RNA sequence: GAUAGAGGCGCGGGUUUAAAGAGUAGCAUUAACGCCAAUAUUUCAACAUAUUGUUAAUGUGAAAGGUAAGACCGCCGAGGAAUGUAUAGGUUGAAAUAUGCAUAUCCGGUCGUGCAUUGAAUAAGUGUACGAUUGUCAUUAAGCCGUCAGGCGUAAUGGAGAGCUAUC
Numbered sequence: 001g002a003u004a005g006a007g008g009c010g011c012g013g014g015u016u017u018a019a020a021g022a023g024u025a026g027c028a029u030u031a032a033c034g035c036c037a038a039u040a041u042u043u044c045a046a047c048a049u050a051u052u053g054u055u056a057a058u059g060u061g062a063a064a065g066g067u068a069a070g071a072c073c074g075c076c077g078a079g080g081a082a083u084g085u086a087u088a089g090g091u092u093g094a095a096a097u098a099u100g101c102a103u104a105u106c107c108g109g110u111c112g113u114g115c116a117u118u119g120a121a122u123a124a125g126u127g128u129a130c131g132a133u134u135g136u137c138a139u140u141a142a143g144c145c146g147u148c149a150g151g152c153g154u155a156a157u158g159g160a161g162a163g164c165u166a167u168c
Stems, first nucleotide, its partner, number of pairs: 001168005008076001010075004015070004026060008037052004042095006079107003082103007108134011136159006143152003
């Protein structure tokens, strides 16, 4: 370097069902108020253009992003995060979000707790600190086996996937 492989509440994806979103948005009717004011598909400022609306009551009544479970598919840097960059919603600027691309910049996996953050959320995610657990490798210790090359499990400590095992 190539090929194959292992970790386990392992990772990702669309899909089906369900809860939540929400008795919310929208729509219909009625009433009150409004026309140098207000609204316009993420938010703020400015501009342009277009439109007419706002509130309440009654009736009707969704969806998206996020989540859980099931089977399925693809996998074992699986994947996630961060940074940069491009694109998207009238134009410009700023922020956010979504999607694509680049970068070994960071993280071995899982679970729990605290804090921060995203979120409608008491769901869930992400970051971070601490703890537990698990696989793997190294070192040390005593023990066992040995054909004296070495091997085996146990305990402690430490490392990181740029790793580990097998074959070439």